[in-house]
Parts: sequence; structure tokens; C1' cells
RNA sequence: UCACAUCACCAGGGGCGCCGCAAGGCUGAGAUGUACCCUUUGAACCUGAACCAGAUAAUGCUGGCGGAGGGAGGUAGAAGUCGCCCCCU
Repeated sequence: UCACAUCACCAGGGGCGCCGCAAGGCUGAGAUGUACCCUUUGAACCUGAACCAGAUAAUGCUGGCGGAGGGAGGUAGAAGUCGCCCCCU
């Protein structure tokens, strides 16, 4: 100087349903958590959708729709200041 971006830093996006009086139970990474997931290499999530089929106590619970449409990113780090350590005078 060039390339890369695991990690890091900063920033951003997202969902929270079903049954039950309650306790609790179901699915799930997560069902309001100082959590979890995702950020263009994008199936996180939203739309279609009060959709279709199946299953279930019930529900986006499973499959289809469907790689359909939409969907949130930058930095390799300047200058200055303070503290500590080392060296020189």
C1' cells in the first nucleotide's frame, strides 16, 4: 500500500401467540426478557391472510402458499486530552 471482515466497536430491524379463574400447560431461539432473533451472502420479521389443507384441548401447531412481494449497515479508525510504564537529557 492492496484485499478480506471471523471477532470487535458503533448503529439499526423484529416478534411476543394458544388454553386456563389461578397455579400452570402447549409450540418456539424468544411468548415482555437488562433476554432472544436478525441486518442486503437478508426464510429475523411483515404482507397476501379473517387464505388453503391437516392435526390439536387450543393456537402460525404442522405443511402449502414460497426463493412470491417487502424487509434493517457502517467502521479498520484521524486529531486532541488525561493516566501509567519504558528510554534519553
Molecule: TPP riboswitch aptamer (THI element)
Organism: Puniceibacterium sediminis